[in-house]
Context: one part of a larger RNA
RNA sequence: UGACGGGAGCCCGCACAAGCGGUGGAGCAUGCUGUUUAAUUCGAUGCAAUGCGAAGAACCUUACCACCUUUUGACAUCCACGGAAUCCCGUAGAGAUACGGGAGUGCUUUUGAACCGUGAGACAGGUGUUGCAUGGCUGUCGUCAGCUCGUGUCGUGAGAUGUUGGGUUAAGUCCCGUAACGAGCGCAACCCUUGUCCUUAUUUGCCAGCGAGUAAUGUCGGGAACACUAGGGGGACUGCCGGUGGUAAACCGGAGGAAGGCGAGGUCGAGGUCAAGUCAUCAUGGCCCUUACAAGGUGGGCUACAAACAUGCUACAAUGGGAGGCACAAUGGGUCGCGAGCCUGUGAAGGUAAGCCAAUCUCAAAAAACCUCUCGUAGUCCGGAUAGGAGUCUGCAACUCGACUCCUUGAAGUCGGAAUCGCUAGUAAUCGCGAAUCAGCACGUCGCGGUGAAUACGUUCCCGGGCUUUGUACA
Numbered sequence: 001u002g003a004c005g006g007g008a009g010c011c012c013g014c015a016c017a018a019g020c021g022g023u024g025g026a027g028c029a030u031g032c033u034g035u036u037u038a039a040u041u042c043g044a045u046g047c048a049a050u051g052c053g054a055a056g057a058a059c060c061u062u063a064c065c066a067c068c069u070u071u072u073g074a075c076a077u078c079c080a081c082g083g084a085a086u087c088c089c090g091u092a093g094a095g096a097u098a099c100g101g102g103a104g105u106g107c108u109u110u111u112g113a114a115c116c117g118u119g120a121g122a123c124a125g126g127u128g129u130u131g132c133a134u135g136g137c138u139g140u141c142g143u144c145a146g147c148u149c150g151u152g153u154c155g156u157g158a159g160a161u162g163u164u165g166g167g168u169u170a171a172g173u174c175c176c177g178u179a180a181c182g183a184g185c186g187c188a189a190c191c192c193u194u195g196u197c198c199u200u201a202u203u204u205g206c207c208a209g210c211g212a213g214u215a216a217u218g219u220c221g222g223g224a225a226c227a228c229u230a231g232g233g234g235g236a237c238u239g240c241c242g243g244u245g246g247u248a249a250a251c252c253g254g255a256g257g258a259a260g261g262c263g264a265g266g267u268c269g270a271g272g273u274c275a276a277g278u279c280a281u282c283a284u285g286g287c288c289c290u291u292a293c294a295a296g297g298u299g300g301g302c303u304a305c306a307a308a309c310a311u312g313c314u315a316c317a318a319u320g321g322g323a324g325g326c327a328c329a330a331u332g333g334g335u336c337g338c339g340a341g342c343c344u345g346u347g348a349a350g351g352u353a354a355g356c357c358a359a360u361c362u363c364a365a366a367a368a369a370c371c372u373c374u375c376g377u378a379g380u381c382c383g384g385a386u387a388g389g390a391g392u393c394u395g396c397a398a399c400u401c402g403a404c405u406c407c408u409u410g411a412a413g414u415c416g417g418a419a420u421c422g423c424u425a426g427u428a429a430u431c432g433c434g435a436a437u438c439a440g441c442a443c444g445u446c447g448c449g450g451u452g453a454a455u456a457c458g459u460u461c462c463c464g465g466g467c468u469u470u471g472u473a474c475a
Base pairs, nucleotide, nucleotide: 001475002474003472004471005470007469008468009467010466011465012464013463015459016458019423020422021421022420023419026314027313028312029311030310031309033307034305035304042053043052064300065299066298067297068296069295070294073123077122078121079119080118081117082116083115086103087102088101089100090099091098092097107112125289126288128287129286130285134283135282136278137277138276139274141272146185147184148183149182150181151180152161153160154159165176166175167174191266192265193264194263196234197233198232199231200230201229206223207222210221211220212219237260240254241253242252243251244250316416320375321374322373323372324371325370332363333362334361337356338355341352342351343350344349382413387408388407389406390405391404392403393402429451430450431449432448433447434446435445
C1' cells in the first nucleotide's frame, strides 16, 4: 500500500421490511446430469452452465456410428498432354460410382481465356489438440462511482498529499474549507424513442362544413379544418415566488405548465477482477494426422430412459367452463410471396380466382372486456395427459422422427413441505397479435399493443456494494 475481520461509523440497492404474483407438489414441453448405446457429435458447470452456442436435428444440416467407396483429393495455385463446355440414353448398384452409346464441336484467331478429363509432384485438407501460447469478441462485479496522471510539497524509503474534512447529490454531482494547483478516463450532457404545441406538405391516409348517391360504407364531386404520416422549429432551465441553509452548493413547499426538478424509456459499460468463456463463427503460434484424424455416399444416431435437477406451458375451476350475440389495437410481414371473394368439406384443408412489389391489395379473426342463456361444488359440462380409429398439409421421403384436424378415450391434479424467485406504475398480474429462423415444425426468443392493481412505517436484521477509520503473526 492492499486484502481480510462473526471490528466501528456513514450511505446505497426489490437487499430486507410492506404488498402482489409465482417456483418447489401434478401432467406435458425444452435443456442438463446420469445411465444406456455401434453412435447417443462437440462445447457451456455456483451467482455469471442447464428454452445456453442452436433465429428452428425426418434427408440435408452433422461435426457422431455402421457399412460401401476415393487418394494431388470435395476446395486453391503451378506444370504437361488430350478434349470446347454442355446435354441425352442404356446396363450394374442402396447410392457414391463404374462401364458403354449418342448429340454437340462454340468464343477468340493457331495461340490463348473459361471449362472438362488424365498424369507427376510441390501441396491441399483436418469441427484433430492446446482459450494455461494468442488476436478478436463476450460474460461478471456494475451503469457500481470510481480509476489515474503532470508539476509542487512531505517522508531515508515503500509511499502520502491531491481523491481526506464540513455540507450536498443518482453521481469524485456541486459548494465551502484545505500544501496543494491543475488535468485525463469514467458521471452528466450531446444521440434515438416517447409525452405538448406551432409550422410546412395533403396521397394510397383524413371527412368538419357544402353537394350527389346507396340497403349500407369517404362511395363520388370536392375540402385542407380535425386525425394520421414525416420534415423543420418552440418547450423544462431550480428559470419565477416563499421557506430552510453559511448572503454557498443544495433541499422543502408553491405558481404557471402537456410535462418539474435526471419528465419516462433506450443506446452508451472507466481502470481492473475471475490464467472466467470461446482454437467448433473467424483469425492464429506450437504440436499432431497425411491411402487418413482428409474426402464422397447409403442407412442409423444427435429424439434412447429406473432416476435427479433447471427453465417454462397447462391446470386444479364459478372473478370459472360451455353456447349465442356484439365492440375496441399496435408493431410487423408479403412475388419461388400474401392471397380477398365464391364453391366443396363437421374440420385441418381443397378447388377456382380478383387485387397487391403494398398508408391503396392481403396476412387479419384481435383476445381478455361487455350482454343473454346454461352448469351448481361434483374429480364435475373442471382438467386435459395417454391411447384407438379416420384424415389434412409440407416435403424425393413423416417407420425410427413433423405439425395440424375430426370421432372416441378421459390419467394425474382439489392450490403444493423445507426452501426459493420476480416486481415500485402504465410497473406487477392478465389478454391476445406480429416477426426472425423456416419447405414443414415454437409452450422458446425478440417485439407490439389491450385491461390494469397492491404496498413501501422504515434501515434493527439477511445479501451485495461505496467511502472513512481501526486491528492483523496474511501478500